[in-house]
RNA sequence: AGAGGACGCCGGAUGGUCGCCGGUCCGCUCCGCGGGCCGGAGGAAAGUCCGGGCACCACAGGGCAGGGUGCUGGCUAACGGCCAGGGGGGGCGACCCCACGGACAGUGCCACAGAGAGCAGACCGCCGUCCCGCGCCGCGGGGCGGCAAGGGUGAAACGGUGCGGUAAGAGCGCACCAGCGGCUCGGGUGACUGGGCCGGCUCGGCAAACCCCACCCGGUGCAAGGCCGAAUAGGAGGGCGGUCCCCCACAGGGGGCGAAGGGUGGCCCGCCCGGUGCCCUCGGGUCAGGCCGCUUGAGCGGCCGGGUAACCGGUCGCCCAGAGGAAUGACCAUCCCGCCGGCCCAGGAUUCCGGUCGGCGGACAGAACCCGGCUUACAGGCGACCUCUGGCG
RNA sequence: GGGCGCUUAGCUCAGCGGGAGAGCACUGCCUUCACACGGCAGGGGUCGCUGGUUCAAUCCCAGCAGCGCCCACCA
Numbered sequence: 001a002g003a004g005g006a007c008g009c010c011g012g013a014u015g016g017u018c019g020c021c022g023g024u025c026c027g028c029u030c031c032g033c034g035g036g037c038c039g040g041a042g043g044a045a046a047g048u049c050c051g052g053g054c055a056c057c058a059c060a061g062g063g064c065a066g067g068g069u070g071c072u073g074g075c076u077a078a079c080g081g082c083c084a085g086g087g088g089g090g091g092c093g094a095c096c097c098c099a100c101g102g103a104c105a106g107u108g109c110c111a112c113a114g115a116g117a118g119c120a121g122a123c124c125g126c127c128g129u130c131c132c133g134c135g136c137c138g139c140g141g142g143g144c145g146g147c148a149a150g151g152g153u154g155a156a157a158c159g160g161u162g163c164g165g166u167a168a169g170a171g172c173g174c175a176c177c178a179g180c181g182g183c184u185c186g187g188g189u190g191a192c193u194g195g196g197c198c199g200g201c202u203c204g205g206c207a208a209a210c211c212c213c214a215c216c217c218g219g220u221g222c223a224a225g226g227c228c229g230a231a232u233a234g235g236a237g238g239g240c241g242g243u244c245c246c247c248c249a250c251a252g253g254g255g256g257c258g259a260a261g262g263g264u265g266g267c268c269c270g271c272c273c274g275g276u277g278c279c280c281u282c283g284g285g286u287c288a289g290g291c292c293g294c295u296u297g298a299g300c301g302g303c304c305g306g307g308u309a310a311c312c313g314g315u316c317g318c319c320c321a322g323a324g325g326a327a328u329g330a331c332c333a334u335c336c337c338g339c340c341g342g343c344c345c346a347g348g349a350u351u352c353c354g355g356u357c358g359g360c361g362g363a364c365a366g367a368a369c370c371c372g373g374c375u376u377a378c379a380g381g382c383g384a385c386c387u388c389u390g391g392c393g
Numbered sequence: 394g395g396g397c398g399c400u401u402a403g404c405u406c407a408g409c410g411g412g413a414g415a416g417c418a419c420u421g422c423c424u425u426c427a428c429a430c431g432g433c434a435g436g437g438g439u440c441g442c443u444g445g446u447u448c449a450a451u452c453c454c455a456g457c458a459g460c461g462c463c464c465a466c467c468a
Base pairs, nucleotide, nucleotide: 001389002388003387004386005385007383008382009381010380012335013334014333015332016331017330018329020040021039022038023037024036025035026034027033028032042364046375047374049373050372051371052370053369054221055220056219057218061269062268063267064266066217067216068215069214070213071085072084073083074082075081086100087098088097089096090095101212102211106210107209108206109205110204123151124150125147126146127145128144129143130142131141132140133139134138159177160176161175162174163173164172178202179201180199181198182197183196184195185194186193187192225292226291227290228289235282236281237280238279239278240277242257243256244255245254246253247252261273262272263271284467285466286465299318300317301316302315303314304313305312306311336362337361338360339359340358341357342356343355344354394464395463396462397461398460399459400458403417404416405415406414411448419435420434421433422432423431441457442456443455444454445453
């Protein structure tokens, strides 16, 4: 210098003019208007893919069904997230990627090709023997039998190499290698790993196919939910449903159990409500009204301490939009950054660095109850670090 | 704001691990004086996109993109 890898961060700045939203204070001709002051989007506010808080239903309970996760240890309110480690794969390397439990619990699938695709198989082939023909120690054909070394098909053909062995062959036997299983010694909390001995045991793949195992998950979502006010026909159809005791002259009132039904929107149980009411469907009304929920919170920043880290603890300081179909904008000036073009230039340099002038551009995007993650989009830039290659000393 | 579903030929849809198909539409030929109807033949597809699992993906899984549907309050 070039090419990369990985971590963290920023994502225009300042001033002026005119505007927007919220809060607070003051003034006025207190329906409303004006002025001062303070605050006013993001790293993703996005997708709504996960997880929690919060609210209501039971305080979220049991079983079945259903869904999710899936190496180990840790972090956390929780997670499918993060950190560290193990194993596998990729890269020369820095480093990156992995849904990474189980296929001797069972079921299923493996198209086409191929002889044979799952307690597999013999097309070509190799070998023995018998018969026939040609022929003379061979060749061809057929029958019977042995084999799976070689060829061929396929994504995949029941270990690999070599020696022995044999009629030809084969873990048939042996040596080494790879895998599997059993026993055992050592390291590690563990996943796992290093070694020794034995057994020829060598019987694939798919679970992002059904399934099995372990763990987790109740449902609905701020249009949750609570209070207040206005308006309407408290309308039509359908479903459903009681008994006991007490007070009592009646009317009526109170209590127990509990059916239908509802909460419960997968089902069953359980729990709660539950005789003039409840539920379903259609219809009716209304401003899609006002207030609360609503923003102080697993909050942000500095310092110190523990931990490899994620993270945790202590202390000090700070308050940082909270409104609805919804506010942050526009213009100008100066500066910053990038690109293009012109001019100047000491040094070795026409190119690069530097100066100056002009033009263009500065992304992705927009809070809607809140928070922790993941994923996706994003012009450009900063800080500290690492790897490879080349040159010079 | 929240919840749910769909994407396959020009249109409407089926298919759901091993050949991408049906109806209508389109093109050519036959039939007719001509058109329609009818008959025969044919063309047309990045299965929305990207990645993964698998020997193999329209199908299974994940992430994006586009389109559509439903949820107010009161009595």